[in-house]
RNA sequence: GAACCGAAAAGGCAAACCUGCCGAAAGGCGGGGACGCAAAGCCACCGAUCUACGGGAGGAGUCCUAGGAUGGCGGGGCCGCCGAG
Numbered sequence: 001g002a003a004c005c006g007a008a009a010a011g012g013c014a015a016a017c018c019u020g021c022c023g024a025a026a027g028g029c030g031g032g033g034a035c036g037c038a039a040a041g042c043c044a045c046c047g048a049u050c051u052a053c054g055g056g057a058g059g060a061g062u063c064c065u066a067g068g069a070u071g072g073c074g075g076g077g078c079c080g081c082c083g084a085g
Base pairs, nucleotide, nucleotide: 005083006082012037013036017032018031019030020029021028022027035072041078042077043076045075046074047073048070049069050068054065055064056063057062
């Protein structure tokens, strides 16, 4: 120094829930709050899941559809702090 790995320390993120705002919704963002996280940093590329405004089908109930969403669902890609073993 590198790959793995995850002791310590420093620092970081923040589930549920409450709240304000945005959104048709899923959900997101800010504040509070900590269940957890060594990539819980970033990217919807593959798979999975959620939603269905618009569009399509139907007489209707309703069904189909991602251009929307989840990176804290799995895989993959990119980048990165510390250094006991």